Context: one part of a larger RNA
RNA sequence: CGCAGGAAACUUGAGAGGACUCGUUCUUAGUACGAGAGGACCGGAAUGAACAUACCUCUGGUGUUUCGGUUGUUCCGCCAGGAGCAUUGCCGAGUAGCCAAGUAUGGAUGAGAUAAACACUGAAAGCAUAUAAGUGUGAAACUCACCUCAAGAUAAGGUUUCCCCGAAGGGCACUUGUAGACUACAAGUUUGAUAGGCUGGAAGUGGAAGUACAGUAAUGUACGUAGCUAACCAGUACUAAUUGCCCGUCUGG
Numbered sequence: 001c002g003c004a005g006g007a008a009a010c011u012u013g014a015g016a017g018g019a020c021u022c023g024u025u026c027u028u029a030g031u032a033c034g035a036g037a038g039g040a041c042c043g044g045a046a047u048g049a050a051c052a053u054a055c056c057u058c059u060g061g062u063g064u065u066u067c068g069g070u071u072g073u074u075c076c077g078c079c080a081g082g083a084g085c086a087u088u089g090c091c092g093a094g095u096a097g098c099c100a101a102g103u104a105u106g107g108a109u110g111a112g113a114u115a116a117a118c119a120c121u122g123a124a125a126g127c128a129u130a131u132a133a134g135u136g137u138g139a140a141a142c143u144c145a146c147c148u149c150a151a152g153a154u155a156a157g158g159u160u161u162c163c164c165c166g167a168a169g170g171g172c173a174c175u176u177g178u179a180g181a182c183u184a185c186a187a188g189u190u191u192g193a194u195a196g197g198c199u200g201g202a203a204g205u206g207g208a209a210g211u212a213c214a215g216u217a218a219u220g221u222a223c224g225u226a227g228c229u230a231a232c233c234a235g236u237a238c239u240a241a242u243u244g245c246c247c248g249u250c251u252g253g
Base pairs, nucleotide, nucleotide: 001152005163006162007161008160009159010158011157015149016148017147018146021049022048023047024046025045026044027043033038051106052105053104054103055102059100060099061098062097066093067092068091069090070089071086072085073084074083075082076081110144111143112142117137118136119135120134164253169247170246171245172244173189174188175187176186177185194240195239196238197236198235199234200233201232203229204228205227210223211222212221213220214219
């Protein structure tokens, strides 16, 4: 821009893409078959491999935004307590998020028309013949069925509702994230929990500072599951989403 009024939701599915895998064990059954050795079809059940998708409850990885330990050095006048730098200085743990080695799910079933193959009826050709007319069975392949996208499918579809004018609706701007390179998408903008802050919780670290006591001291103990705490979960308008502006009309389609 189009889809001959504008708009918001919900849809149909022409078409396109994806998936389709394989094993082992038990049973049927040591049955059918076979002199024996051996050893099934069909059917039923269980358990796996690789692959795919989703997720983070568990097991773990990462987690330079959390906590603790510690070395050297500089600084905060000194002690104590801290901060900077040294690969995050090094080390031990670790929330959210992301992730797999973790968890869950999947390939099922059925139908149609067939391939090779196997058949029925049956002439040409008094026989025979699955084929010439006709009819049937038959595979992971094909078409559906399963999953995803999909009306620019220009044959531009359908349903419901709203609007009749600066209308309905949309955008700019701002706070943001379940989204993200930008855009877009999604949640909000005081008729508000969108982000920050604060409060509480969860979770992490692992027992703060200070004081007292014990010890010559290093250090230990008590106050005290202490102190501190990121991304998590709630609550709460304290702060910021202010006031606004633009598009969208006027042949009534």
Large-subunit ribosomal RNA, domain VI from Candidatus Endomicrobiellum trichonymphae, 253 nucleotides, folded computationally. It matches the Rfam family "Bacterial large subunit ribosomal RNA". Its family is annotated with ribosome and structural constituent of ribosome in the Gene Ontology. The RNAcentral record of the full RNA draws on ENA, Rfam and SILVA.